The part of an RNA shown here (large-subunit ribosomal RNA, half A) has 1689 nucleotides.
Its Rfam family is "Bacterial large subunit ribosomal RNA".
[in-house]
Context: one part of a larger RNA
RNA sequence: UGCUAUUAGUGGAUGCCUUGGCAUCAACAGGCGACGAAGGACGUGAUAAGCUGCGAUAAGCCUCGGUCAGCGGCAAAUACGCUUUGACCCGGGGAUUUCCGAAUGGGGCAACCCAGCAUGGGUAACACCAUGUUACUCCUAUCCGAACAAAAUACGAUAGGUAGAGCGAUACCCGCCGAAGUGAAACAUCUCAGUAAGCGGAGGAAAAGAAAGAGAAUCGAUUCCGUAAGUAGCGGCGAGCGAAAGCGGAUCAGCCCAAACCUGGUCGAUUUAUCGGCUGGGGGUUGUAGGGCCAGGUCGUGGAGAAGUUGACGAUAGUGGAAGGUUCUGGAAAGUUCCGCCAUAGAGGGUGACAGUCCCGUAUGCGAAAUCGUCGAUCAUCCUACUGGUACCCUGAGUAGCACCGGACACGUGAAACCCGGUGUGAAUCUGCGCAGACCAUUGCGUAAGGCUAAAUACUCGUUGAUGACCGAUAGUGAACUAGUACCGUGAGGGAAAGGUGAAAAGUACCCCUGUUAGGGGAGUGAAAUAGAAACUGAAACUAAUAGCAGACAAGUCAGUGGGAGCCCACUUGUGGGGUGACCGCCUGCCUUUUGCAUAAUGAGCCUACGAGUUUAUGCACGUAGCAAGCCUAAGCAUCUUCGAUGCGGAGGCGCAGCGAAAGCGAGUCUGAAUAGGGCGUCGAGUUGCUUGCAUAAGACCCGAAGCGGAGGUGAUCUAACCAUGGCCAGGUUGAAGCUUCAGUAAAAUGAAGUGGAGGACCGAACGGAUAUACCUUGAGAAGUGUUCCGAUGAGCUGUGGUUUGGAGCGAAAGACUAAUCAAACCCCGUGAUAGCUGGUUCUUUCCGAAAUAUAUUUAGGUAUAGCGUUGCACGCUGACUCUCGGAGGUAGAGCACUGAAUGGGCUAGGGGCCAUACCCGGUUACCAACCCCAAUCAAACUCCGAAUGCCGAGAGGUGAAGUGCAGCAGUCAGACAGCGGGUGAUAACGUCCGUUGUCGAGAGGGCAACAACCCAGACCUACGACUAAGGUCCCUAAACAUCGUUCAGUGGAGAAGGAUGUGGAUUUACACAGACAAUGAGGAUGUUGGCUUAGAGGCAGCCACCAUUUAAACAGUGCGUAAUAGCUGACUCAUCGAGUGAAUCUGCGCCGAAAAUGAUCGGGACUCAAACGAUGUACCGAAGUCUAGGACUCUACAGCUUGCUGUAGUUUGGUAGGAAAGCGUUCCAACAGGAGUGAAGGGGAAGCGGCAAGCGACCCUGGACUGGUUGGAAGUGAGAAUGUAGGCAUGAGUAACGAUAAAACAGGUUAAAAUCCUGUUCGCCGUAAGGAUAAGGUUUCCUGGGGAAGGUUCGUCCGCCCAGGGUUAGUCGGGAGCUAAGGCGAGGGCGUAAGCAGUAGUCGAUGCACAACAGGUUAAUAUUCCUGUACCCGCUUAUACAUGUUUGAUCUUCGGAGUGACGGAGAAGGUUAGCCGGGCUGGGUGAUGAUUGUCCCAGUCGAAGGUCGUAGGCUGAGAAGUAGGCAAAUCCGCUUCUCGUUAAGGCUGAAAACCGUAAGGACCCUGAAGCUACGGCUGAUGGGGAUCCGGCGAUACCAAGCUUUCAGGAAAAGCUUCGUUGUUAGUGUAUAGGUGGCCCGUACCGCAAACCGACACAGGUAUCCGGGAUGAGUAUUCUAAGGCGCGU
Repeated sequence: UGCUAUUAGUGGAUGCCUUGGCAUCAACAGGCGACGAAGGACGUGAUAAGCUGCGAUAAGCCUCGGUCAGCGGCAAAUACGCUUUGACCCGGGGAUUUCCGAAUGGGGCAACCCAGCAUGGGUAACACCAUGUUACUCCUAUCCGAACAAAAUACGAUAGGUAGAGCGAUACCCGCCGAAGUGAAACAUCUCAGUAAGCGGAGGAAAAGAAAGAGAAUCGAUUCCGUAAGUAGCGGCGAGCGAAAGCGGAUCAGCCCAAACCUGGUCGAUUUAUCGGCUGGGGGUUGUAGGGCCAGGUCGUGGAGAAGUUGACGAUAGUGGAAGGUUCUGGAAAGUUCCGCCAUAGAGGGUGACAGUCCCGUAUGCGAAAUCGUCGAUCAUCCUACUGGUACCCUGAGUAGCACCGGACACGUGAAACCCGGUGUGAAUCUGCGCAGACCAUUGCGUAAGGCUAAAUACUCGUUGAUGACCGAUAGUGAACUAGUACCGUGAGGGAAAGGUGAAAAGUACCCCUGUUAGGGGAGUGAAAUAGAAACUGAAACUAAUAGCAGACAAGUCAGUGGGAGCCCACUUGUGGGGUGACCGCCUGCCUUUUGCAUAAUGAGCCUACGAGUUUAUGCACGUAGCAAGCCUAAGCAUCUUCGAUGCGGAGGCGCAGCGAAAGCGAGUCUGAAUAGGGCGUCGAGUUGCUUGCAUAAGACCCGAAGCGGAGGUGAUCUAACCAUGGCCAGGUUGAAGCUUCAGUAAAAUGAAGUGGAGGACCGAACGGAUAUACCUUGAGAAGUGUUCCGAUGAGCUGUGGUUUGGAGCGAAAGACUAAUCAAACCCCGUGAUAGCUGGUUCUUUCCGAAAUAUAUUUAGGUAUAGCGUUGCACGCUGACUCUCGGAGGUAGAGCACUGAAUGGGCUAGGGGCCAUACCCGGUUACCAACCCCAAUCAAACUCCGAAUGCCGAGAGGUGAAGUGCAGCAGUCAGACAGCGGGUGAUAACGUCCGUUGUCGAGAGGGCAACAACCCAGACCUACGACUAAGGUCCCUAAACAUCGUUCAGUGGAGAAGGAUGUGGAUUUACACAGACAAUGAGGAUGUUGGCUUAGAGGCAGCCACCAUUUAAACAGUGCGUAAUAGCUGACUCAUCGAGUGAAUCUGCGCCGAAAAUGAUCGGGACUCAAACGAUGUACCGAAGUCUAGGACUCUACAGCUUGCUGUAGUUUGGUAGGAAAGCGUUCCAACAGGAGUGAAGGGGAAGCGGCAAGCGACCCUGGACUGGUUGGAAGUGAGAAUGUAGGCAUGAGUAACGAUAAAACAGGUUAAAAUCCUGUUCGCCGUAAGGAUAAGGUUUCCUGGGGAAGGUUCGUCCGCCCAGGGUUAGUCGGGAGCUAAGGCGAGGGCGUAAGCAGUAGUCGAUGCACAACAGGUUAAUAUUCCUGUACCCGCUUAUACAUGUUUGAUCUUCGGAGUGACGGAGAAGGUUAGCCGGGCUGGGUGAUGAUUGUCCCAGUCGAAGGUCGUAGGCUGAGAAGUAGGCAAAUCCGCUUCUCGUUAAGGCUGAAAACCGUAAGGACCCUGAAGCUACGGCUGAUGGGGAUCCGGCGAUACCAAGCUUUCAGGAAAAGCUUCGUUGUUAGUGUAUAGGUGGCCCGUACCGCAAACCGACACAGGUAUCCGGGAUGAGUAUUCUAAGGCGCGU
């Protein structure tokens, strides 16, 4: 380490349970709200965080009833209370009911702020407090009353209103508006769909509704159900859409106005009469017309009916309610046993296991002070008459109709009626008008242009009761529990997880270990503690411990399987069983997708739970059941009812008759002239229910888009742009214009110097950006860090508030940005969009078993039909195949007769070349070449010919799980390789395309080493049997020997052209005993150095010739060689030798040719008369083939009977897609009979039993309450895969990391424990910060005490953690009670289908304007807030003085005028102060080891607001008169004129200084009560003392909102001053000295950060102010002070 067993842990499956859900039925209810709702905020308890209840009368108050002995909610505990004088609890009524919210006095950032008026309280008075009231619109009434002359109206005011507003389930209803995904396999009409969304309005229902109807000869309002009917129709006549009448039912109900006519009132007109308008009363209400009018007639009956009263019933609390004990087991009896009892009650629940008789209940009776509902009675009141006559009057007008354009009707413009609308036009008047599907006629039906109307119907946020072949904690609601909670998001919005001790807490007293409030061991409780609160049962993954066996000489994965030694174990002791497994053989997981996967193609880390063909309607078919020429009911009704069932109901449907386009005829009919022929029929089985299969419509097997649409919504806290209002930019440099002076000019121009201080100027910090590069890239960081770089007075940067948005915004423009999202944001909805695409799709067995082709296709990875499969029925010899016979044909081959191609020769036209030629004739030619001839060829698109095979037909055989037909159901349309025949390609491809056969596909087994497609061979199961196939027989490795040859190359055991005296066989030929070939010896000569050439050329550079002689033979020379010779050698000859030697051709086997990257072409070892190759012979091995033995199954036939079994004889049984069949198991239901505390389910085991399998299961342990069987039924019915969902646990791995490399060390303390906490001493770091103070934001983090589980990247005694307690004090600080900007809202009025939009008066809104306090002290924690001292502001008030007013009207008030408030950028100079430095002075210190009493060191040397004063400086004329402007007025402002004055004075303003404040206080020194102590000391009250001066530098602060300059010309209002004006009427103002009042909110702490924004105790981001010293121009840089830190390993 592996396997096994056992024991534990982790974890939370399973089983059981249910408080919660889901669905349905019945009844009720169907609203609440200005009398303040729904919903909230905040409070409320003795202790109180959450939920519940309630509201300052606050887990409650009063009263009326009910009930009752206990009670103070969930929810314990302690304390304290209430209660028979009736508490608590239940019900009716009432009271109270903070604040927000329609929210309504005004405002507002909901739960807050600020008011007016009246009354009351309160104060000396002002303050302040309480109660009530005050919104808008509409209606009513009254008053007032315009524009515009009258009238009227608008506006306005007051009073009254239980008027409206808002909320809710917006589920149902009516209307307005109105998509898109989708379907049409594209898409536009069409569809989806008048759906979704939005908006308005209403009710308990709504809507519709009493015919100007229907559509057929009749009916008689509407609505709803069934049917008619998927019919008639509509429709790119596509997809689809789709009536109505009629019939059967539910329910039923009818009425009122306008007008005619009569009449009252009032107004107007007018000629005495009268007429008209308006407003009442009577009358009147319809189609076989009615009414008015006229005549006649009628008075009692019938009906409707509000409130009240009364009765009945019901609702909201309740109440009576029968009947049991024993025995046994047990912790407990309801179980068991025995004997009873009740039952109008044996529904259900509870009780220590299963209870009619124990409890609550149940059946069945009874009951209400109070409130409410329904119905009835009573009743004010109202309605209730017809008949006849007459043709005089009335009967709904911008209407009907028409035209055009639309909509809606099932009906898409169609022949398109009917209905509705827009625009235009525009009737009739009962002898009228509309309609009956264009239109017309005829005939009918109805009576428009006014209105109301119950029931039958739809729905359920709710209340009560009941039910379930619904769920049972991953289920059922998202939610069984503090759930719309936690959490996420700016927001709209999204949205969890989480149940169980026990019968009873009896919740472990006490002891022990330990720092233990951790955890554990004893003890105790209990039936059980392995039920101990992390708790029922307690599976698996995973993690341990113990035991047995195995493992470190053996290589290699699917981990098994077959064999098997050794060791160990228990017993039932056996030929047995269990554990382990040395060694040997064989063997490349699963799924998906594919021609094909071990594939290095997909998917899965593992386990557990969940997770996918369902339901309805319609149709077709098989099966089955009922009835049958018939069958069936639908809606509905009735009855009995727990569910539900039974009966009625024949409306209607299908069938019984067809044919035809139809009229029509009919066992026939149509066609046709036909009686012919032909087509379709006739010769009788259906129908309804149920099961199953398939189809269609629906989300339709499940998961999955990118997207589209939505008068829908949310977002500009990021970012873009803009608006308003504020802020910021160290320091240095350059030196424009202008100006001055000088020069210069006639004057200018111009020049010089100075002054000046411009600039999208320069350098460079803050600040803003982001050039290059490195790092980081599972980061410190979802964009950063280091170095470097760019801009840095400008088109600059930035804060706060605001505006603009989704086909839209914004954009110095990149398709950039619009909340980490942008070529169309986000959220929700349509929505389960669609997906010809990918993935996944869950138990078993049996039978059969494909395709990857044709045709068509916006088709090619899809689909349809055919082909091929399967099942049923029918037919019955028709089938494959074999034989015989008969056919058609033009392939292979062959051929050249045609068509073409093509070679040589011959012949020879024609042409060319050459020669010749004046011309005509010619000649010649190894030039080209037709026809023809000879020879030899080629062809898919040539054929004089022409098979084999195949195909068609006939005859014979052929009974095969063959064939054909019909019906149900499919799958297949990507194929692959191999052989043969071809095309294409290159006679390339594991290429591609056809044909044909085979195999794989879907096929295992044997062989080929391994290897889908090759060879052999088709696997039902078992066998340690036999025979063979391919292929093999030396070893690996089962099986072999013999004979004859070949090969020497390890050829065998890769390979070409080409090459070679390799070797075997065969053939031809030459030489050869007259002596060959080879070898050795000898010769190889002479003319001559042949001639020419040449410098030379002598056999041998080259050219020509190549003779002759001697010879056995010898070249005018084969090669080497020389300058040329020479030399060597060859040819040739002789000798020696003595038998074969050469040259070729064909052929077997070999050789070379032969170079690649880890070592690789027998599988390896090895092999040579073989273990190679060729041949022969005989054996053997070898498969899941065949046989043998046994068994199972399918089908056929036969036989038997029990009719689904048995037997016999045959036969079948590989299998993907797919078809068919039979079963197993899960949950629930019914019936039947059972099991269970003497132990159910579930869990663990099981060596035992049975089945082919899915599975079943005695027995043991655990467990502690239910549950199995049989027969049927119903389904949320079976898991290994979907990058599946949820949870748990692994692996990686004790690995990476522990977040700036500014740094720690030591000692002491505390502690159980210290790198980390505290203290101290050193060291280090920051120091324009890493210090200090604020704003925003956060919201208690602040302080003290305690704690250490978790958080803290380690630790922890510590903390921004946990627990408890404490802490924030204001007239003056900030905000409100003052003002306005951008902008928001917005009375009226305007616009818009609606919602709503813009906006006036107004009203809000700071980032701005206005506005009064400073110093010191004090706390653990607050201070401009408390305290001390000293001030100031605004009211009220007292006293004194002065001024002013009282009809010449002050002050106050209303409204208005004017001034002021009141404003940019840049620059320069001056005066000051803050601050700092030096000296002096005061106090203290001072040298251990050189000096230093000094020119050494340290500290201090301070001091506010306010008052007085009015300096440096800045601004400025004063007075008077007039006046047409300032919307009226003005003494004000403006304007005009006059006088005086102008280097100044005066006036206004104004830092600072000085003095007072201040003999305070503070710093420092001395003292040292008291307390604490670790005995070292620490804290420190009180008292006392003390210098408190001079000089320098000097701001970006102040003077200063100033001055100068410049162009881009730089808020508003309040306030203040002043002027008038309206109202009112008696006081008012100033100064001094007093008194008195001053409301609400914020105030802790962090705040460049560990507390904010970034998911974090995160190297990022975050507005403003101060920011010392040395160096320096500087806020640069470096060092440092104060102060803060050393960055939580």